[in-house]
Context: one part of a larger RNA
RNA sequence: AGACGGGGACCCGCACAAGCGGUGGAGCGCGAGGCUUAAUUCGUCGCUAAACGAAAAACCUUACCGAGGCUAGAAAUCCAGCUGCACGCCCUGGGAAACCAGGGAAGCUUUCGAAGGUGCUGGACAGGUGAUGCAUGGCUGUCGUCAGUUCGUGGCUUGAGCUGUUCCCUUAAGUGGGGAAACGAACGCAACCCUCGUUGCCUGUUAUAAGUGUCAGGCGAGACUGCUCCCUCACGGGAGAGGAAGGUGAGGAUGACGCCAAGUCAGCAUGUCCCUUGAUGCCUCGGGCUGCACUCACGCUACAAUGGUACGCACAACGGGACGCAAUACCGCAAGGUGGAGCCAAUCCUAAUAAAACGUACCCCAGUUCGGAUUGAGGUCUGCAACUCGACCUCAUGAAGUCGGAAUCGCUAGUAAUCGCGGAUCAGCAUGCCGCGGUGAAUACGUUCUCGGGUCUUGUACU
Numbered sequence: 001a002g003a004c005g006g007g008g009a010c011c012c013g014c015a016c017a018a019g020c021g022g023u024g025g026a027g028c029g030c031g032a033g034g035c036u037u038a039a040u041u042c043g044u045c046g047c048u049a050a051a052c053g054a055a056a057a058a059c060c061u062u063a064c065c066g067a068g069g070c071u072a073g074a075a076a077u078c079c080a081g082c083u084g085c086a087c088g089c090c091c092u093g094g095g096a097a098a099c100c101a102g103g104g105a106a107g108c109u110u111u112c113g114a115a116g117g118u119g120c121u122g123g124a125c126a127g128g129u130g131a132u133g134c135a136u137g138g139c140u141g142u143c144g145u146c147a148g149u150u151c152g153u154g155g156c157u158u159g160a161g162c163u164g165u166u167c168c169c170u171u172a173a174g175u176g177g178g179g180a181a182a183c184g185a186a187c188g189c190a191a192c193c194c195u196c197g198u199u200g201c202c203u204g205u206u207a208u209a210a211g212u213g214u215c216a217g218g219c220g221a222g223a224c225u226g227c228u229c230c231c232u233c234a235c236g237g238g239a240g241a242g243g244a245a246g247g248u249g250a251g252g253a254u255g256a257c258g259c260c261a262a263g264u265c266a267g268c269a270u271g272u273c274c275c276u277u278g279a280u281g282c283c284u285c286g287g288g289c290u291g292c293a294c295u296c297a298c299g300c301u302a303c304a305a306u307g308g309u310a311c312g313c314a315c316a317a318c319g320g321g322a323c324g325c326a327a328u329a330c331c332g333c334a335a336g337g338u339g340g341a342g343c344c345a346a347u348c349c350u351a352a353u354a355a356a357a358c359g360u361a362c363c364c365c366a367g368u369u370c371g372g373a374u375u376g377a378g379g380u381c382u383g384c385a386a387c388u389c390g391a392c393c394u395c396a397u398g399a400a401g402u403c404g405g406a407a408u409c410g411c412u413a414g415u416a417a418u419c420g421c422g423g424a425u426c427a428g429c430a431u432g433c434c435g436c437g438g439u440g441a442a443u444a445c446g447u448u449c450u451c452g453g454g455u456c457u458u459g460u461a462c463u
Base pairs, nucleotide, nucleotide: 001463002462003460004459005458007457008456009455010454011453012452013451015447016446019411020410021409022408023407026301027300028299029298031296032295033294034292035291042053043052064287065286066285067284068283069282070281073125077124078123079122080121081120082119089104090103091102092101093100094099108116109115127275128274130273131272132271136269137268138264139263140262141260143258148187149186150185151184152183153182154163155162156161167178168177169176193252194251195250196249198221199220200219201218202217203216204215207212224246227240228239229238230237231236303404307363308362309361310360311359312358319350320349321348324343325342329338330337331336370401375396376395377394378393379392380391381390417439418438419437420436421435422434423433
């Protein structure tokens, strides 16, 4: 100087408390461990692994296993030789395909230089999701959007070092003010950037029957403790007015010096090592990644009457659309099918009446008109192909479950809770993820305690 303390003082955070809703019990989905397996590819392991890499494992993906094949190779560069035959195409046989063997047709450009291109052979070489994240780059998690981390000159000290950065007041803040052997400065804080909320002007193809301007785009205005009162030397704090908005208006992006030899050699790049003709390379088919005595993580659906069912009937926003979105119409109980208007989209479609909400009726507290697992049968769609192993529809079946032990999680406002909608991935497949809007709460006395953090100080046999 740090680190630590069941030392002290002060301060902060959904940290506790006050509330609301969950998890832990059930069924299912998904991931992880374990077990099994020819293989169940690999990585990740407290917070900071486990709906994570994976924004889509039927084949492909795919790295794993089995079998069959190839060997200068699936792709790259160069050299030498051969080849004026392109590569390729067609046929036959073997085969699951890859591939192998045989046959056939047609047949290069040309500046006339074997110049270019193709193929074959030979050789330099390729290739590796093989190892090492404790050899690395890059990127990332975490403490933490916490308020800290340093430097120059000066001063003090034998020196490590200290001072500055401590102290008082204040702040969300090392934010600002005062004082002070310090004076300045840098990275952080804040501001500059984006979105939302109010408003003026300009432009406007679609919106509207039109006037018009909801709306869209652009440029501006507006909020600064500016004004009033109280406290204060000041900075600032408290109350109030006006205002769409008030003291950081709300949200996002933005992550200092560093810590964990944290994570990633399987995104990419890369040193070293290793394999290279029975291959750790490459191709193909099939299987596996989906396996199930069990354990854990994250979710979905419920256990019902603030509900379920049937009918009626309103009100969104963000988005997406040409290998696409698909209307009207017709067929089918339905999934869906036929068909194709319109739309490269403020125009048309997705899109339906968004769902919860609201109205009417039934159910009458029960394992039920709750709940929907499981199983049987019949179908639809995508796709070369749904057996292992897809989603959906209809009929039948109707399991556990009556609110969950110890324990534990999220959230302070348009938030929690609840309701539906869209998108990426994608042929098909969403309870996951990323967004969008609808309805819309309760509570915060307070900082004793739990956890984490900051500043100063104290102790130490630790570094």